[in-house]
RNA sequence: GAUGAACGCUGGCGGCGUGCCUAAUACAUGCAAGUCGAGCGGUAAGGCUCUCACUCUGUAUUCAAUUAAGUUUGAGUAUGGUGUGAGAGUACACGAGCGGCGGACGGCUGAGUAACGCGUAGGAACGUACCCCAAACUGAGGGAUAACUCUGGGAAACCAGGGCUAAUACCGCAUGUGCUCUAAGGAGUAAAGCUUCGGCGGUUUGGGAACGGCCUGCGUAUGAUUAGCUUGUUGGUGAGGUAAAAGCUCACCAAGGCGACGAUCAUUAGCUGGUCUGAGAGGAUGAUCAGCCAGACUGGGACUGAGACACGGCCCAGACUCCUACGGGAGGCAGCAGUAGGGAAUCUUCCACAAUGGGCGAAAGCCUGAUGGAGCAACGCCGCGUGCAGGAUGAAGGCUUUCGGGUCGUAAACUGCUUUUAUCUGUGAUGAUUUUGACAGUAGCAGAUGAAUAAGGAUCGGCUAACUCCGUGCCAGCAGCCGCGGUCAUACGGAGGAUUCAAGCGUUAUCCGGAAUCACUGGGCGUAAAGAGUUGCGUAGGUGGCAUAGUAAGCAAAUAGUGAAAGCGUGUGGCUCAACCAUACUCACAUUAUUUGAACUGCUAAGCUAGAGUAUGAGAGAGGUAGCUGGAAUUUCUAGUGUAGGAGUGAAAUCCGUAGAUAUUAGAAGGAACACCGAUGGCGUAGGCAGGCUACUGGCUUAUUACUGACACUAAGGCACGAAAGCGUGGGGAGCGAACUGGAUUAGAUACCCAGGUAGUCCACGCCGUAAACUAUGGAUGCUAGCUGUUACGAGUAUCGACCCUUGUAGUAGCGAAGCUAACGCGUUAAGCAUCCCGCCUGUGGAGUACGAGCGCAAGCUUAAAACAUAAAGGAAUUGACGGGGACCCGCACAAGCGGUGGAGCGUGUUGUUUAAUUCGAUGAUAAGCGAAGAACCUUACCCAGGUUUGACAUCUUGCGAAUUUCUUCGAAAGGAGAAAGUGCUUUAUUGAGCGCAGUGACAGGUGCUGCAUGGCCGUCGUCAGCUCGUGUCGUGAGAUGUUUGGUUAAGUCCAUCAACGAGCGCAACCCUUAUAGUUAGUUGAAUUUUUCUAGCUAGACUGCCUCGGCAACGGGGAGGAAGGAGGGGAUGAUGUCAGGUCAGUAUUGCCCUUACACCUGGGGCUACAAACACGCUACAAUGGCCGGGACAAAGGGCAGCCAACCCGCGAGGGGGAGCAAAUCCCAUCAAAGCCGGUCUCAGUUCGGAUAGCAGGCUGAAACUCGCCUGCUUGAAGUCGGAAUCGCUAGUAACGGUGAGUCAGCUAUAUUACCGUGAAUACGUUCCCGGGUCUUGUACACACCGCCCGUCAAGGCAUGAAAGUCACCAAUACCUGACGUCUGGAUUUAUUUUGGCCUAAGGUAGGGGCGAUGAUUGGG
Repeated sequence: GAUGAACGCUGGCGGCGUGCCUAAUACAUGCAAGUCGAGCGGUAAGGCUCUCACUCUGUAUUCAAUUAAGUUUGAGUAUGGUGUGAGAGUACACGAGCGGCGGACGGCUGAGUAACGCGUAGGAACGUACCCCAAACUGAGGGAUAACUCUGGGAAACCAGGGCUAAUACCGCAUGUGCUCUAAGGAGUAAAGCUUCGGCGGUUUGGGAACGGCCUGCGUAUGAUUAGCUUGUUGGUGAGGUAAAAGCUCACCAAGGCGACGAUCAUUAGCUGGUCUGAGAGGAUGAUCAGCCAGACUGGGACUGAGACACGGCCCAGACUCCUACGGGAGGCAGCAGUAGGGAAUCUUCCACAAUGGGCGAAAGCCUGAUGGAGCAACGCCGCGUGCAGGAUGAAGGCUUUCGGGUCGUAAACUGCUUUUAUCUGUGAUGAUUUUGACAGUAGCAGAUGAAUAAGGAUCGGCUAACUCCGUGCCAGCAGCCGCGGUCAUACGGAGGAUUCAAGCGUUAUCCGGAAUCACUGGGCGUAAAGAGUUGCGUAGGUGGCAUAGUAAGCAAAUAGUGAAAGCGUGUGGCUCAACCAUACUCACAUUAUUUGAACUGCUAAGCUAGAGUAUGAGAGAGGUAGCUGGAAUUUCUAGUGUAGGAGUGAAAUCCGUAGAUAUUAGAAGGAACACCGAUGGCGUAGGCAGGCUACUGGCUUAUUACUGACACUAAGGCACGAAAGCGUGGGGAGCGAACUGGAUUAGAUACCCAGGUAGUCCACGCCGUAAACUAUGGAUGCUAGCUGUUACGAGUAUCGACCCUUGUAGUAGCGAAGCUAACGCGUUAAGCAUCCCGCCUGUGGAGUACGAGCGCAAGCUUAAAACAUAAAGGAAUUGACGGGGACCCGCACAAGCGGUGGAGCGUGUUGUUUAAUUCGAUGAUAAGCGAAGAACCUUACCCAGGUUUGACAUCUUGCGAAUUUCUUCGAAAGGAGAAAGUGCUUUAUUGAGCGCAGUGACAGGUGCUGCAUGGCCGUCGUCAGCUCGUGUCGUGAGAUGUUUGGUUAAGUCCAUCAACGAGCGCAACCCUUAUAGUUAGUUGAAUUUUUCUAGCUAGACUGCCUCGGCAACGGGGAGGAAGGAGGGGAUGAUGUCAGGUCAGUAUUGCCCUUACACCUGGGGCUACAAACACGCUACAAUGGCCGGGACAAAGGGCAGCCAACCCGCGAGGGGGAGCAAAUCCCAUCAAAGCCGGUCUCAGUUCGGAUAGCAGGCUGAAACUCGCCUGCUUGAAGUCGGAAUCGCUAGUAACGGUGAGUCAGCUAUAUUACCGUGAAUACGUUCCCGGGUCUUGUACACACCGCCCGUCAAGGCAUGAAAGUCACCAAUACCUGACGUCUGGAUUUAUUUUGGCCUAAGGUAGGGGCGAUGAUUGGG
């Protein structure tokens, strides 16, 4: 884009179309094929006319009776009318019948059919009623029969018999233009009449038109997991038969015919014009319309006829339905309506023959569910409408909001206008020619009314036009693909808004397109799927060198014919337009015939030598087969020597050995393989081939001429060969060695390692037929730069000669131009440029599997699917990350050392447990003396209890009161109640500022949640040397280059080189501090200058100098110097990583609480204690403890503070009060270790100090839970610490003390700063850990804590096998065999009877095919 559509929501009108795609299932009811009386006998019904009878009723009249009356009644006559009945007639008409024509058309359907069925183009051996043309004829007769009538049978359908009758029914006779047959003499063969006298018919023959039958070329599905089929089969002769050719049928004869160019079989299917799609080529399709075919309940058959083997005819068989009196009968909607059923699904039991057409008829006319119309259905296409203009307080309302607004939105209201449509009224066609109108009072026209009667669907994450809010919270749900949803969803649901189409809009289904994704146009096969193992031989087939002549098949051109109409295209016209319709023209499609041409291809003829082949000379070679033969080595055996081990491994053990091994010497046996040469060397089609010699043999190369003359290339099937393993038979068996055994390893070890060891490996013969059978690269030919090596042969040159050198051909390698390639790469040995031939591929998995078939002894091989599942699988390259990959380098990373931790007691933190609460956070490195630089209350966030509710705190607002202070009372306090004092500042004299109390609501408040919504800050890799950019260049691109490489450095530091040149963030430097000197200033610094000290400012160090190496950068050594190569230390932390940490420091989105998750208060808890972990302190002692003496710091802090002297106390401390906001005073004698002297003498001690008791001190409202300190007493574990593990490279470790912050006090052994004493070691980079650079592999990218394989478990899905069971299909053999054609007999010549052949159908039987199902079972 499309549809004969269906479904969901919705629905105003008209025009034109379309409407059982399923059950070719079954059908109630009505209709769909009749007509002709001008063919006939006739007359059941009807009309008309006549006659008669009867009834009723008029008119006129006669008579009788009666009456006042011609008034009334009765009878009759004449003449009318109505009705009934009977009869006759009818050139009105007609039931049934005979006869003619038509029921073979029209209408329906698509079951069957893979076929001369259809399409197209041809052909010859035919037929044709009606129609047209032409010629001839139409004479005279005959006998029946239906109807009808009578009789009979039957329930019915219907039937039987007797009798009568007609014809355009039937049959002879005559004629014979003609026609047919012929033995060429002859023989046979027609007719129908009717008439209004115009004509209409009839017969024979020929021709035409149109239609039909038959034959042929070509085209027209799928499957080879269907490869052979066929006996009337193929052909001939003869006969029969047909309208007609023909095995169409039969007899005989021959043995043919079809088939890899796909026979046969199976499955599917009506074919075409066309339709849909597509740029086209194609692909799909075959509704409506049109052509052809086929069918008419299923199967078979013929009859009639011009035509049928016949939809609304016949016979038979079958199934089904109906009627029945049970004897027997009837039926066929795939005609139009309609019903049931099936189904997702498809209409009225309508009107009319007015038009068009058909049948019959002379015609009028009759018939016509063909057809013309109407009805139903948005099923489709087309058209129209649902108003138009104005209208901003941008109303109300909805939604949203940054609260200002925005949006629905000129939309509405409101004002004006219009009337398509609608409703009503009036009028009113075309379709029709002289008539006749179903549609239909329709279309149209006019008038009236009045915005009046008329809008929805889907969508809004991207593709794809259109966005927000709320709800939900991986739920509910959406989804075409990607995907969305786990608390801020433009993706779910609702709403508002928007977009889009519109009387429709979406969904589903199907087809084409996009899809160059089966590639003819127009693809590929080294690695993505794809070159068969070998093209080795070779068949069919395809293709084929140079030149001449002919031919004209291909090819080209012209002409002619066909190619139906409709449709498509274009023009024009008609419905108001369009859809639709009409008309004209063209294109397209294929194909045939004729003529011409001769370049190319083909064919024929005769040639050529460049392809190919043959001959000759020479040559190389693990080419093949068979036989003979050699030495080294292993093993075994025999004999000797000899003694305790050997063998084996990472280390061992099993194993061998005192019964003598291993080792060694000599000899023997046997099998297998051939060192050196040996090589990207050689040979072979591939597999493959290696000691030597001989025989036989294949191919190749080179050179010279000669010969043949296209003999060539490829190659489906076919044949042959084909590693290893394996199989069969028979040998052989040294070594090796699946299986197997034992020993190890291991969690296990059905492995890797070790000791053994059977098949096998070897030979002969026969199978198997596969390999990463690989160059993952089919063969042949030609063309397209080179360079280098090597093998074989030749030529030249050179030489005495071999080499060398130059060169040709053939092989084999390396690198490369152009070109190709997705890239990698290939590149005269192509994966380049071309030609020819073959093979193969079409997402992944299922699966090279199942089934079937072939082969095989088996193993198995070859051929080879589907269901189902899935959005990727795959290739090449890129950047990272990773590797029990490589190279280089670094780091207290290892090593070398020193000291620790892990064991003890205690301190602190954490887990866990406990608890009313033990608040919360931090959890490998990167949590755990962490937030916390200090929890008794407070802190405090937790728990219990008591209280408050605009609140402890902020802003606004109202009222009152100055503020404020004191006291009483209740209470644990918060707080409640009350009393007293006090009345200030300012002012425009209202008030205002500040403060307090009370009220109102806006609001406050939250250490409530989310660090995975965030900012900021921090940790870590890591003070590691990296991370990037611009321009240029390279690459299709991701990206690369720069940043790599060679040096060098602590460093991407610098140098050199380089398709790179530069730049940025990092490194370094600039900053602070420290070591030396100078200088300035010096208070409070010791009295003084130097000096010291404090604070400034300078100097100094830069590989500057010398030497060696190096292109350089730089490195090694030296001098000088306080300091030497970054002098030491600090601050400083790139791009990024860890969704690292923190919502509890603060800030902050969203959510949540609001008499509570907020706030106040008292008490408790954070301090618990089975256990575990982390970090520390003190120790275990003699390098020590204790006692005494005596020496030397730095850096800090201090007013709610540091606190001196002096006094008291054993001491903590108390009293005291000087000094000091500090270079002045104090902490603070400023230290301790150290030094000197003494004592202890190796012990659980004069070590160690836990625990505990008593007595005290200090801070603080308060020391019980729960502080610190002092004195006396007590005196535990612990004797140097398992596996494991940490820190440190110099003023460092270790050891020793001092200060500070926090702080009322302190659980500080913590943290942080300071000084003192002061080492050892580093060979080195193999290893452990971490990091950097380059490189390599990768199936990883959440990046190795990755990815991923198989079994098993549970459930599900599709499928294979399966003892069987069931249904169906097509054949075969045999039996029975209807109707009927054909054919024979019999007589009686009939609607007779009896046979034969064939056959539908039925039955019997064994096989075949396909499907369904099946306990169980297999894999997916």

The prediction has a mean pLDDT of 83.
The RNA shown here (small-subunit ribosomal RNA) has 1420 nucleotides and comes from an uncultured soil bacterium.
The RNAcentral record of the sequence draws on Greengenes.